[in-house]
RNA sequence: GAGUUUGAUUCUGGCUCAGAAUGAACGUUGGCGGCGUGGAUUAGGCAUGCAAGUCGUGCGGAAAGGCCCCGCAAGGGGUGCUCGAGCGGCGUAAGGGAGAGUAAUGCGUGGAUACCUACCCUAGGGUCUGGGAUAGCUGCGGGAAACUGCAAUUAAUACCAGAUGAUGUCUCCGGACCAAAGGUGUGAUUCCGCCCCUGGAGGGGUCCACGUCCUAUCAGCUUGUUGGCGAGGUAAUGGCUCACCAAGGCUAUGACGGGUACGGGGUGUGAGAGCAUGUUCCCGCUCACUGGGACUGAGACACUGCCCAGACACCUACGGGUGGCUGCAGUCGAGAAUCUUCGGCAAUGGGCGCAAGCCUGACCGAGCGACGCCGCGUGCGGGAUGGAGGCCUUCGGGUUGUAAACUGCUGUCAGUGGGGAGGAAUGGCGUGAGGGUAAUCUCUCACGUUUGACCUAUCCGCAGAGGAAGGGUGGGCUAAGCUCGUGCCAGCAGCCGCGGUAAGACGAGCCACCCAAACGUUAUUCGGAAUUACUGGGCUUAAAGGGUGCGUAGGCUGUGCAGAAAGUUGGAUGUGAAAGCCCUCGGCUCAACCGAGGAAUUGCGUCCAAAACUACUGUGCUUGAGGGAGGCAGAGGUGAGCGGAACUAAUGGUGGAGCGGUGAAAUGCGUUGAUAUCAUUAGGAACACCAGUGGCGAAGGCGGCUCACUGGGCCUCUCCUGACGCUGAUGCACGAAAGCCAGGGUAGCGAACGGGAUUAGAUACCCCGGUAGUCCUGGCUGUAAACGAUGAGCACUUGGUUGGAGAAUUCGUCACUGAUUUUCUGGCCGUAGCGAAAGUGUUAAGUGCUCCGCCUGGGGAGUAUGGUCGCAAGGCUGAAACUCAAAAGAAUUGACGGGGGCUCACACAAGCGGUGGAGGAUGUGGCUCAAUUCGAGGCUACGCGAAGAACCUUAUCCUGGUCUUGACAUGCACGGAUUAGUCCCUGGAAACAGGGAUGACACCCGCAAGGGUGGAACGUGCACAGGUGCUGCAUGGCUGUCGUCAGCUCGUGUCGUGAGAUGUCGGGUUAAGUCCCUUAACGAGCGAAACCCCUGUUCCUAGUUGCCAACGGGUCAUGCAGGGGACUCUAGGGAGACUGCCGGUGUUAAACCGGAGGAAGGUGGGGACGACGUCAAGUCCUCAUGGCCUUUAUGAUCAGGGCUGCACACGUCCUACAAUGGCGCGCACAAAGGGAAGCAAACUCGCGAGAGCCAGCAAAUCCCAAAAAACGCGCCCCAGUUCGGAUUGCAGGCUGCAACUCGCCUGCAUGAAGCCGGAAUCGCUAGUAAUCGCGGGUCAGCAUACCGCGGUGAAUGUGUUCCUGAGCCUUGUACACACCGCCCGUCAAGCCAUGGGAUUGGGGGGCGUCCGAAGUCGCCGUGCUAACCCGCAAGGGAGGUAAGCGCCUAAGACGAACUCCGAGACUGGGACUAAGUCGUAACAAGGUAGCC
Repeated sequence: GAGUUUGAUUCUGGCUCAGAAUGAACGUUGGCGGCGUGGAUUAGGCAUGCAAGUCGUGCGGAAAGGCCCCGCAAGGGGUGCUCGAGCGGCGUAAGGGAGAGUAAUGCGUGGAUACCUACCCUAGGGUCUGGGAUAGCUGCGGGAAACUGCAAUUAAUACCAGAUGAUGUCUCCGGACCAAAGGUGUGAUUCCGCCCCUGGAGGGGUCCACGUCCUAUCAGCUUGUUGGCGAGGUAAUGGCUCACCAAGGCUAUGACGGGUACGGGGUGUGAGAGCAUGUUCCCGCUCACUGGGACUGAGACACUGCCCAGACACCUACGGGUGGCUGCAGUCGAGAAUCUUCGGCAAUGGGCGCAAGCCUGACCGAGCGACGCCGCGUGCGGGAUGGAGGCCUUCGGGUUGUAAACUGCUGUCAGUGGGGAGGAAUGGCGUGAGGGUAAUCUCUCACGUUUGACCUAUCCGCAGAGGAAGGGUGGGCUAAGCUCGUGCCAGCAGCCGCGGUAAGACGAGCCACCCAAACGUUAUUCGGAAUUACUGGGCUUAAAGGGUGCGUAGGCUGUGCAGAAAGUUGGAUGUGAAAGCCCUCGGCUCAACCGAGGAAUUGCGUCCAAAACUACUGUGCUUGAGGGAGGCAGAGGUGAGCGGAACUAAUGGUGGAGCGGUGAAAUGCGUUGAUAUCAUUAGGAACACCAGUGGCGAAGGCGGCUCACUGGGCCUCUCCUGACGCUGAUGCACGAAAGCCAGGGUAGCGAACGGGAUUAGAUACCCCGGUAGUCCUGGCUGUAAACGAUGAGCACUUGGUUGGAGAAUUCGUCACUGAUUUUCUGGCCGUAGCGAAAGUGUUAAGUGCUCCGCCUGGGGAGUAUGGUCGCAAGGCUGAAACUCAAAAGAAUUGACGGGGGCUCACACAAGCGGUGGAGGAUGUGGCUCAAUUCGAGGCUACGCGAAGAACCUUAUCCUGGUCUUGACAUGCACGGAUUAGUCCCUGGAAACAGGGAUGACACCCGCAAGGGUGGAACGUGCACAGGUGCUGCAUGGCUGUCGUCAGCUCGUGUCGUGAGAUGUCGGGUUAAGUCCCUUAACGAGCGAAACCCCUGUUCCUAGUUGCCAACGGGUCAUGCAGGGGACUCUAGGGAGACUGCCGGUGUUAAACCGGAGGAAGGUGGGGACGACGUCAAGUCCUCAUGGCCUUUAUGAUCAGGGCUGCACACGUCCUACAAUGGCGCGCACAAAGGGAAGCAAACUCGCGAGAGCCAGCAAAUCCCAAAAAACGCGCCCCAGUUCGGAUUGCAGGCUGCAACUCGCCUGCAUGAAGCCGGAAUCGCUAGUAAUCGCGGGUCAGCAUACCGCGGUGAAUGUGUUCCUGAGCCUUGUACACACCGCCCGUCAAGCCAUGGGAUUGGGGGGCGUCCGAAGUCGCCGUGCUAACCCGCAAGGGAGGUAAGCGCCUAAGACGAACUCCGAGACUGGGACUAAGUCGUAACAAGGUAGCC
């Protein structure tokens, strides 16, 4: 920096990614070289070989070899060229390995000294005289072996004694004490050694200061402990050890305990500060099978030494022995994982040696591993007919791609052959020169000679592009996409997330992108993460202020002067190893790598200087703080006393049937007298009004009155003290309610509990009772949403307004009061600022300082465990495993609410008529069926698609029969000859198949006959057709609905970090976001309205097919004819209505109310017209269309059947149930339509449907055509009827190829249900409802349906409480798939981690007791005893020593505790999981406000 919480926003906050790195591992792949690097796990066990020897110029010697001699040989002798073993010297304490232990006996930095130091250097001195042993060897033994005993004998640079001694040591200052070794050589003061001593270098020991991980769920630890005196011990200080004395020492600046860990230079990362780390290399420490111990030595408590104990392993003759790879290789085991049982001492270094030299798994090299870094190569140039192939395609092409082919060139690396620098300098020897007097000596130089394990750089030749490219990725982050396959499957995934039939995310192909001998993945570290914030964060609401105060340690602290110099600042100096990092230069062809120099090493020490600040010392000051004096207000606290109202109870009186309670009731109380009312008495609790965002208190909290005691605050005066202050870990005190203990008290209220209701249930809400409790005293508890969700203190920073407690000044004659100023205090509004915003804003959440507390994703969880407090309940402290990618805050827009306000609608109300009941029609469901084709499904499906299923229609509907380029379209190729059409015959149910007859079109040749060609047609074949098959959730178009509801938006501006807001809100008004006013908005668009059509009045024009007033003609009669345009009418065009006028109301507005005029009055009535959008609404079966499926079938065709099927249910209608009626007779008045495959008059026939015949009419002319209700007269007389017409029988008619399934109509006969319809529900506000008929479309025929037309013609309402729906504003929200939302808990199932748990297994460090190896030290030392002394000797002495004893003590045994880890029947909660069960607790007033 990015991704991820949301519909969107902002903030908080976690998770994740991009970077760098690694002693890595794994997967795929792999050409070469250089330089590095490689057992991180089991400090697990180890076969085998090697890793420390050397010196014969220390010694006696001679096992082996050489040489010499004797000997035939075997063998013997000599020599010391050489040398096994031994004595002796030096080395073995270095080098090499490892990191187990160790949190300080360590390391790092800087100091200190009470000390030691072999080999080396330097200075001085010495090196004399003696002695006794012992290994080896030899002999004799023991033992399997390892090994070992005895006897005799021998040497030394082994051992001992004496002498000499100071420049040494000790000292009482008199003195005392201490050494030696020789070798080589003919020959040594001289070369190599030896002894004493001095100084040094380098190395080491010890001490001090500072620094050095986590944990307080480890808070107290310690008896040699802390100190002293003395002694011992050590190289040396020291309780290091011991005796005695004292009682100290350490600790919140973290002792003691637990866990983890070698430390540093450095390394990785990072801008840095930091964080993480300690591999290779260097320094230090520690370890060497585990534990203990000492010996030797200059040095060890010793990696390849010793002793003991233990475990393990091996050998064994079973008696006993042996061993220690954390050296180099190598092996087993464990593990994701880490190499050769290689070469050489050529170089560097080490040990020994005079030296030659020997030894050296240190080291130098090689081998293995892409483990890392670096370098090189896998070719370079030309080459477009853009080849073939692959992939994609809109079929045109694009891409792979100059890539290849082809052509020209080069020769790195690898291969092969040949030459070849360097790592080599020395040392030794020889010669020469020079220095040191001579020398068996030595130094320097020159020349000659000699030394390579391994690597070869590099050069030359040869051949030939020949031998050398992969890995990951391609949804976003993040560079790079197309096609196919798959179909929530298989799979992917770092996070978000992909996959349920069009997947750029899975798998594959092609292409592309990124790296490249590698590329990815995993693990880990740092970074990003300001996500532990020192640099550099926060705490009102996101996680986070302790409930409040007092106060300890600590931190911080007013002002003047003087001093000293701890901090501080400056300078100088020592140190800060080397390597590494950085810079410069240089060496390998470059680089990695290496060399040289510099810088840096921010640190620590010492010295000098300064004196501002902090700290310190001294001395002052008064403003902070405190005291004093005088006043003021107050529910501040504690105790005691008193009071009235109310309530309940008791007693008595009155009274007489109910009371009480609720939404409604019931339980309950009441004739044994309630409720009500009066009086008296008793009791307990709480204190109405005053009372107030008034007061007091640190908070909790405090409210009747009085008294006593008592705390704090404020104001005024400025008299005193003189910084006495602020904060405050641990601590102490206070601390609502509930709860607990003991004792009282108990009126009311009231958990639990009982009853009554409510309810599906109701362990609740409501009601009737009621125990703890509430009250008092004493004690405990110590928590609250203990909240201002805001710690305390100080200072500073514009204002306004309103309370409380004071003071001062001023005006006024005083008082009350007012005004001004000022101190403290309680609120409100707001500037700047701050803030994510809401908000806050002198009472800060502003600006600063000081101190304390707290936070670091959500859940698990304030849980478990441990500790502690509590009588208990429980409190305080307080995790982890596991799980999620979020969880939150504020604000925005919607939606929703059993939230609110305003308003509207046949929404309700007021009415009229219906539906729901009957019969029938029709649609749907269901059932049935071979099939009952399909679609539509709340409103918005159901007389819907279908404006009309007998066949047709009609469909993957069913049963059968047929066709396969096809019923239909286009193209190509071929064929041959007819052909299209018409007619006939056969089979068949038809389709169809077969046969026969007749016979067209255009062009050319030809007189003609005829021939040829072509189009169309036919046949065959190929492309293809076809599909009412699927997906309306891939789509277009069309449609329904909200809804003719009044809304939906935009530009610019403004406001807001932003989503967004404003405009569109508010006040009026309207049918209307209609208009007006106001206004950070001003305008505009789509809607509303208007424009359009019909209708209502009138005028003009026109006058046929329409009309007929006047004129005349004619008829039985009729505009019938002449004629007319007056009227009706027709159909074109105008006028008219605009709140225009008057009055009132209103804001001078918009507008509303009333009125006049008018045919019509406030949109006159009706229609067309449907904003942004919603419902993945409907339709792939109107049409169009992507994809999929099908192709002798899901296509096409034919016949018959079905779509009409019927126990049933629902919707929509028709007809009725009758007298406002039915029937009969008579008699009026329409409008709008239709008519040629048609409407059909009149006439005739028929009871009728209808039939026959036909005039007229393509229509203002003719026809359908009769309008009906109405009106007049008559009958019926309330009944299942003269209502009603279903059903059924018979007889007919019409249409049609055909009325059986399955049409309509007529006549006669039959005459069902039904007497007005339960719950519920529908339509309608005027020419409307209701009622009456007429027409049309569809159509051969079929209408109760649908679409229209006119006739007659009401009732009610002028309201908005309620139901439904809608609009605007506002409010709440945990909803946004938007309440058909969200969401909680138990139970059931699966799985995971975890707590408890009788018991059980193991580990760790201590403690106590017992036992006690080796060993030091001490005592003893009767046994043994060469060196010295005495002694002639024997012997004795001194000294030493074996054995013994004692202290300490490893291992072991036992015991009681502590602590950690594991297992565990059972059990507790927790997390997650698919669509399980029960309820509905929360989110809206969530339906009882929620929460602590």
Source information: Small-subunit ribosomal RNA from an uncultured bacterium, 1492 nucleotides, folded computationally. The sequence is in RNAcentral, with records from ENA, Greengenes and SILVA. Its mean pLDDT, the model's own confidence on a scale to 100, is 84.